[in-house]
RNA sequence: GGGCUGGUGGUCUAGGGGUUAGGACGUCACCCUUACAAGGUGAAGAUCAGCGGUUCAAUUCCGCUCCAGCCCA
Numbered sequence: 001g002g003g004c005u006g007g008u009g010g011u012c013u014a015g016g017g018g019u020u021a022g023g024a025c026g027u028c029a030c031c032c033u034u035a036c037a038a039g040g041u042g043a044a045g046a047u048c049a050g051c052g053g054u055u056c057a058a059u060u061c062c063g064c065u066c067c068a069g070c071c072c073a
Stems, first nucleotide, its partner, number of pairs: 001072007010025004018056001027043005049065005
């Protein structure tokens, strides 16, 4: 330098054009307990890497850039 894969709450990840992005762990509140853990109920927490394009509509499709990994030279 070229090719491929990925980037989504604090962490790990699912999803893949249509009003509110799902789960697990973690956090917070309450219940339970003498208390803690476990358990139950609820809540907060995401510019879906960035910029541009296509579209009535983009987290999703396309181009470029950045970052990480793998392969080739």